[in-house]
This record gives sequence, structure tokens and C1' cells, in this order.
RNA sequence: GGACUCGUAGCUCAGUUGGCUAGAGCAUUGCAUUCACAUUGCAGGGGUCGAAGGUUCAAGUCCUUCCGAGUCCA
Repeated sequence: GGACUCGUAGCUCAGUUGGCUAGAGCAUUGCAUUCACAUUGCAGGGGUCGAAGGUUCAAGUCCUUCCGAGUCCA
């Protein structure tokens, strides 16, 4: 230098053919339970879906450029 894959919550990930409000588990906060801790139950907070544009009535999803990580080739 070239090809490909990936980037979504603090962490690990799901999200089907674009469709109406962006989710799960763990973690975290509060309450209950306990003498206390753990466990368990209930409730809550936390995201501009890597960045910027484009297409569309509608984009996490499609297109372009860039950034980052990885694999392969040279």
C1' cells in the first nucleotide's frame, strides 16, 4: 500500500427484509428481607448506536468519506 470483518449502556452482546418508544445479562443506585453480610424480590438511573454527510415519509440497519481495532496479502 491492497482486500475483508468489526465499532450499540461501565463490561459482554442481541437487534431478522429499513417501520413506529433502542433492548438483554452482568455491574451500579434505592427499598424490602437479615443481628449483620451474602442471596433473593421490587423499583430506578445510565446510550446522541465510532464521527460527519447523503438517500428515504421513516436509518442502529442502505450509500459515501473519515477515525479506531483486528485478520489476511504484498

Model confidence (mean pLDDT): 81 of 100. A computed fold for a 74-nucleotide RNA from a Candidatus Blackburnbacteria bacterium, annotated as transfer RNA. NCBI's taxonomy places the organism under Bacteria, Bacteria candidate phyla, Candidatus Blackburniibacteriota.